Overview: A computed fold for a 540-nucleotide part of an RNA from an uncultured Bacteroidales bacterium, annotated as large-subunit ribosomal RNA, domain I. The prediction has a mean pLDDT of 85. It was read from a public genome assembly. Rfam family: Bacterial large subunit ribosomal RNA.
Context: one part of a larger RNA
RNA sequence: GGCGGACGGCGGAUGCCUAGGCUUCCGGAGGCGAAGAAGGACGCGGCAAGCUGCGAAAAGGCACGGGGAACCGCAAGCGGGUGCUGAUCCGUGCGUGUCCGAAUGGGGCAACCCGGCGGGCUGGAGGCCCGUCACACCCAUACAGGGUGGGCGAACGCGGGGAACUGAAACAUCUAAGUACCCGCAGGAAGAGAAAGAAAACAUCGAUGGCCCCAGUAGCGGCGAGCGAAGAGGCCAGAGCCCAAACCGGGCCCGUCGAGGCGGGCUCGGGGUAGUAGGAGCGGCCAGAGGCCGUCCGGCGAGGAACCAGAAGCGUCUGGAAAGGCGCGGCGAAGAGGGUGACACCCCCGUAAGGGCAACGAGCCGGGCGCGAGGCCGCCACCUGAGUAGGGCGGGACACGAGGAAUCCUGUCCGAAACAGCGGGGCCCAACCCGCAAGGCUAAACACUACCGGAAGACCGACAGCGAACCAGUACCGUGAGGGAAAGGUGGGAAGCACCCCGAGCAGGGGAGUGAAAUAGAACCUGAAACCGUCCGUCC
Numbered sequence: 001g002g003c004g005g006a007c008g009g010c011g012g013a014u015g016c017c018u019a020g021g022c023u024u025c026c027g028g029a030g031g032c033g034a035a036g037a038a039g040g041a042c043g044c045g046g047c048a049a050g051c052u053g054c055g056a057a058a059a060g061g062c063a064c065g066g067g068g069a070a071c072c073g074c075a076a077g078c079g080g081g082u083g084c085u086g087a088u089c090c091g092u093g094c095g096u097g098u099c100c101g102a103a104u105g106g107g108g109c110a111a112c113c114c115g116g117c118g119g120g121c122u123g124g125a126g127g128c129c130c131g132u133c134a135c136a137c138c139c140a141u142a143c144a145g146g147g148u149g150g151g152c153g154a155a156c157g158c159g160g161g162g163a164a165c166u167g168a169a170a171c172a173u174c175u176a177a178g179u180a181c182c183c184g185c186a187g188g189a190a191g192a193g194a195a196a197g198a199a200a201a202c203a204u205c206g207a208u209g210g211c212c213c214c215a216g217u218a219g220c221g222g223c224g225a226g227c228g229a230a231g232a233g234g235c236c237a238g239a240g241c242c243c244a245a246a247c248c249g250g251g252c253c254c255g256u257c258g259a260g261g262c263g264g265g266c267u268c269g270g271g272g273u274a275g276u277a278g279g280a281g282c283g284g285c286c287a288g289a290g291g292c293c294g295u296c297c298g299g300c301g302a303g304g305a306a307c308c309a310g311a312a313g314c315g316u317c318u319g320g321a322a323a324g325g326c327g328c329g330g331c332g333a334a335g336a337g338g339g340u341g342a343c344a345c346c347c348c349c350g351u352a353a354g355g356g357c358a359a360c361g362a363g364c365c366g367g368g369c370g371c372g373a374g375g376c377c378g379c380c381a382c383c384u385g386a387g388u389a390g391g392g393c394g395g396g397a398c399a400c401g402a403g404g405a406a407u408c409c410u411g412u413c414c415g416a417a418a419c420a421g422c423g424g425g426g427c428c429c430a431a432c433c434c435g436c437a438a439g440g441c442u443a444a445a446c447a448c449u450a451c452c453g454g455a456a457g458a459c460c461g462a463c464a465g466c467g468a469a470c471c472a473g474u475a476c477c478g479u480g481a482g483g484g485a486a487a488g489g490u491g492g493g494a495a496g497c498a499c500c501c502c503g504a505g506c507a508g509g510g511g512a513g514u515g516a517a518a519u520a521g522a523a524c525c526u527g528a529a530a531c532c533g534u535c536c537g538u539c540c
Stems, first nucleotide, its partner, number of pairs: 001539009015525001016489002020460002022457007029449002031152002039100003042055003046078002050074002061094006070082003105114003115133007135149005156187001157185005167174001171222001197205002209236004219227002240441003243385001247270010275419001277384003281379006293370008303360001307355002313328005329346002331335001337349003390414008400426001421436005476483002496524001499511004
């Protein structure tokens, strides 16, 4: 020195554990904000650095409700205090809520600086305290006033803009994709929506949306890559309405006049809303019921906060400890789950089935106010959405790439008809059929989950699972945008080693003591390997 064995050191694998995650489902809620949000700064404790809570009324104030013996957060200690005259704690409401922040009196390098006006404190001040003062839009208007907005927020929605990598085995049309991303705006959903429809071929359906299917079909396509419908059918849900105009009337303004006339404009009210056309106007006839929505008030009211109550076990053995073994019992609308010194239906918390409850409250009933509502016949020919429909050119959207290209949108240039009218049925024409554009509103069914509650995993178990089980978006890195960790486990209980000894020692260790165990001693469960030692054996 090698190898082997034993015993240690170092190390932190493995096993077990879970305080934390991940995913899905159900329910709730779907917003917060000038009454100052989200997020922060700085403060608040007897002693107080951090976290948590709170705001000068500062780990908290007031009221009501719950609860019933302890309490003064994490978090011990010292020193003090509160509570059955009901504290701490839990729920609901109210109050307080510095400064910054949309930040809004003005400024500013956020948490700071400096003002105006009114009021107050003071002997007084250039000091202090309270209130108020931004801008835009709308209403109203008198140099009075009132209202709204702004910002934040995970995804979902609608709109305005809008890539490239990539694919086509290169690449340009094409694709990726109207995706990512940027911007605007909204809601609890959004959007769409009451036919100038779909469709069919002389038939029909009857707002919209979503799902299944139709169908990878019909089609589109350097007919490449690839893109990719729709009707019907089956389901979910179900709901329909209002204006503009004709005509009638009121108000204000204007024009004109031979001046209680006529005309025009604006505005308000009535009227009216359709496609087998409907309405207005005129004439005639007949009817006089019912229903709906909005809003307000009252009553009932499932539900709805903290919470209440909730069955039944003893003995013995082993053991540090019984829930384990053995013996004999019991309950169950409860043998879900968790805890308790090892494995507990009957020890504790719970669980099943019940109960309770303020605000609020689906729904139902009643009342007030508001809103809408006739039918038929005839005449008449007044109205029925214009720079619109449509066309040319250039684009875009439609599954559809200009194609035979209908349909929809429009930058530009043209530009109708007026119900004897107009649009559509995939070039176009005719016949036929369907519909009535150029105004608007509209629940439910279908999307999403930051947040709250509940449930569950052939999900993870600390190099896993969220980046984060632990004081993590922290430490640390970066000028910055931004990047971004490591780090869990004594024991049933601190019983966390009084006292003595070695030592310079508040280091470390040896005794003693605690404990079932101290090779469980805080560098603390288990404690693998590499690696480092000591002793023994053996070989060279």